[in-house]
Context: one part of a larger RNA
């Protein structure tokens, strides 16, 4: 992982509560127990006991009252509405109380044959190097010291095998081994290694100390037992159909993943010319958006006016005077504000009516779940007018909602699934192919594959369309070309120069002219030289400025050629009108079903509505083992196994081939060890 078998709201009580059955009834009822008796269950007996008829008060009491109180006041709590007993069921209660499931926790015991230290006995370390100390001789000294050669065999002494250990790394990791192998390494007379035999333990041992170790367990071993410790956590929780259908909110919590109460659900019963919702009308209260603001507060830009001041002058002052400072209130003109307001709405809300609707309200009770919400819009608060952020408002979906579109998506757009059916009509989208439907019409625009359903700015563009506004222009524009472009003068300063062109100054004049600046811009040391401005001819129909408009295009950068969903596509891109068509569980047609409500012959028909659904609530049913009481099958073939057909909205059912070889259904009614796909279930098996 599959099979198969098992596997979880169970069971007890003189407890409590509702419901709904029955008996009795201002009453009900036994209990233990006796007795009887077809020896099994039921009958009689048994009023002790319990509720119930009457409360109020701490209580004494008192009583349809009573308590407080001085009080006949007033107030609190009663007085007018049947209960009991039994049975079934929903729900709590106390027990383990649906089911598995900790880590710990007491207490009783059992381990030191793994390990850690100790005691006691015992055993073991190839060969090799080094060459302490003592000692001999020999020199040496007065005599020691002292030297030098032998000689000796010291060392947590050195290389280095057994033996012990575990430094690199490779292998192995479902291993050959639940710590190994292989190469390599460190220690190897030593605080050595090892046998054997004893010794010390579970808040204690033992530790050359690592929380290491105490038998593959160790920041408290392991074994039984309390013990089904506890678990506001986690998994799991088993057949069918039908109706209704939520919340993720507020208060308060040693509370925030739990709970109590309330809010929303859901079944039961009740009440009304009610009550709830909607729409329209009228009638209020509001201070919000929005506007203002010489109406108030607060804060603000600019000009004007101006009182004060600062600075300067004024012989010292003082008056006076100047001032490219500051500037109170005043004014004009602009302007802000959730905690300004002379004003000031739409809608909300509150009331009255009408008119729709008919229970949807509202009241009592049963029984829940819910108290992580989340997306979009909308109003605003915080954050950075940041977040698929956060809180709040209102609406809406998702959640609990399926179908169609956005390629492909919880919540974005349309639509709200009772069942059928090879039948229409739409709605959002679309109609060249993929892929249902227009390669439709009619007028433009776009050349960038822009663009063909995410997203792009400041700023730029003589790409181009369309519009407006304005100037030139056959007395000839604009653009080309051809000539000219001068002269007082090299203007004065300045300067080494300064001549139109370094730089300053200027009534930058004035002649001659068709027309030419004391000069547009190269260029030179300076001149000169090139060239514009202007101006004539040529030439012949338009030509410039300035605005807004539409599309394009620079800017524009992310990791597959990575994309419009893809192919492709000059439209099958953009814009603006038009018609036709396709398209969805949406309408509609047809036939059928449940539920409800109304009518009706009063036993099923007609109508009309309705039937998405998680938690959770109510409602009918199936299908297993057993019992009862009726009633059957069955070697002429039970159960089981496996196939076929046939029935029912479904759990299912009923017939029947084979198999198989002895039990087994119907019907009523009861009583359940009663239904399994999960629980990192259990146990077999493959």
């Nucleotide at each position: 992982g599959c099979c198969u078998a098992c596997g979880a709201g169970u069971u007890a009580c003189u407890c409590c509560u509702c419901a709904c059955u029955g008996g009795c009834a201002a009453g009900g009822u036994u209990a233990a127990g006796u007795u009887g008796u077809u020896u099994a269950g039921c009958a009689a007996c048994g009023a002790a006991g319990c509720c119930g008829u009457a409360g109020c008060g701490a209580a004494a009491g008192c009583g349809a009252g009573u308590c407080u109180g001085a009080a006949u006041a007033g107030g609190g709590c009663g007085a007018a509405c049947a209960g009991u007993c039994a049975g079934u069921g929903g729900g709590g209660g106390u027990a383990g109380a649906c089911g598995c499931g900790a880590a710990a926790c007491u207490u009783u015991g059992u381990g030191a044959u793994c390990u850690a230290c100790c005691c006691a006995u015992g055993a073991c370390c190839a060969g090799g190097a080094u060459g302490a100390a003592g000692u001999u001789u020999a020199g040496g000294u007065a005599a020691c010291a002292c030297u030098a050669a032998a000689u000796g065999g010291a060392g947590g002494u050195c290389c280095g095998a057994a033996c012990c250990a575990a430094u690199a790394u490779a292998c192995g990791u479902u291993g050959a081994a639940a710590a190994g192998u292989g190469u390599u390494u460190g220690g190897a007379u030593g605080a050595g290694u090892u046998g054997u035999g004893g010794g010390u333990c579970g808040g204690a041992g033992u530790g050359a100390a690592a929380g290491g170790c105490u038998a593959a367990u160790c920041a408290a071993a392991c074994u039984a037992a309390g013990a089904g410790a506890u678990a506001g956590c986690u998994c799991g929780u088993a057949c069918u159909c039908c109706c209704c259908g939520a919340a993720a909110u507020g208060u308060u919590u040693u509370u925030a993943g739990g709970a109590a109460c309330a809010g929303c659900g859901u079944g039961a019963g009740g009440u009304a010319u009610a009550a709830g919702u909607a729409u329209u009308a009228u009638a209020g209260a509001g201070g919000u958006a929005g506007a203002g603001c010489u109406a108030c507060u607060a804060a603000u830009u600019g000009g004007g006016u101006a009182a004060g001041g600062g600075g300067g002058u004024g012989u010292c002052a003082a008056a006076g005077c100047c001032u490219a400072c500051c500037g109170a209130a005043c004014u004009c003109a602009g302007a802000u504000a959730a905690a300004c307001u002379c004003c000031g709405a739409a809608u909300a809300c509150u009331a009255u009516a009408a008119u729709a609707u008919g229970u949807u309200u509202c009241c009592u009770u049963g029984c829940a779940g819910u108290g992580a919400g989340g997306g979009c819009a909308u109003g605003g608060g915080u954050g950075c007018u940041a977040a698929g952020g956060u809180c709040c408002u209102u609406g809406u979906c998702c959640g609990a909602g399926a179908g169609g579109g956005a390629a492909a998506g919880a919540a974005c757009c349309c639509a709200g699934a009772c069942c059928a059916u090879c039948a229409g009509c739409u709605a959002a989208g679309g109609u060249c192919c993929c892929c249902a439907a227009a390669u439709u019409u009619a007028u433009u625009c776009u050349a960038a594959g822009u663009u063909g359903a995410g997203c792009u700015a400041a700023u730029g563009u003589g790409g181009u369309u369309c519009a407006a506004u304005u100037g030139c222009a056959u007395u000839g524009a604009c653009a080309g070309c051809u000539a000219g472009g001068a002269u007082g003068u090299u203007g004065g300063c300045u300067u080494g120069g300064a001549a139109g062109c370094a730089g300053c100054c200027a009534u930058u004049c004035a002649u001659u002219u068709a027309a030419a600046g004391a000069g547009u811009g190269c260029g030179u040391a300076a001149c000169a030289g090139c060239u514009c401005a202007c101006u004539a001819g040529u030439c012949g129909a338009g030509c410039g400025a300035u605005u807004g408009u539409g599309c394009a295009u620079g800017a524009a950068u992310a990791a597959u050629a990575a994309u419009c969903g893809g192919g492709c596509a000059u439209a099958a891109g953009a814009a603006u009108a038009a018609u036709a068509c396709c398209g969805a569980a949406g309408c509609u047609a047809u036939g059928g079903a449940u539920u409800g409500c109304a009518g009706u012959u009063u036993a099923a028909c007609u109508g009309c509505a309705c039937u998405g659904g998680u938690a959770g609530g109510g409602g009918a049913g199936c299908a297993u083992u057993c019992u009862a009481a009726u009633g059957g099958c069955a070697g002429u073939g039970a159960a089981u196994g496996u196939g076929u057909g046939c029935c029912g909205u479904a759990a299912g059912g009923c017939a029947u081939g084979c198999u198989g070889g002895a039990g087994c259904g119907a019907u009523u009614a009861g009583a359940a060890a009663a239904g399994c796909a999960a629980a990192u279930g259990u146990a077999g098996g493959c």